[in-house]
RNA sequence: UCGCGGGAGAGAUCGAGGUCCUGAUUCCGGGCUUCGGAGCCGAAGGCGCAACCGCCCCGGAAACGCUCAGGCAAAAGGACCGCGA
Numbered sequence: 001u002c003g004c005g006g007g008a009g010a011g012a013u014c015g016a017g018g019u020c021c022u023g024a025u026u027c028c029g030g031g032c033u034u035c036g037g038a039g040c041c042g043a044a045g046g047c048g049c050a051a052c053c054g055c056c057c058c059g060g061a062a063a064c065g066c067u068c069a070g071g072c073a074a075a076a077g078g079a080c081c082g083c084g085a
Stems, first nucleotide, its partner, number of pairs: 001085006013037009039072003045068001046066003052060002
């Protein structure tokens, strides 16, 4: 690095618009999507602290902290763990 298996947390949240379900109009409902509001999560990535490693300079460095990014049904993703090549 690749393959297989495992792998947590947190509103299927609210408002508005677009589009489709539907040839046209109105109403209702739903799917997808865009923007915005408040709430929440930490385990892609990023940033911070520094026990520690290192003779020193330089440097490395957490699953801790932040929550920029990301995420908050399922699926997907997923640090990390196991097996195989």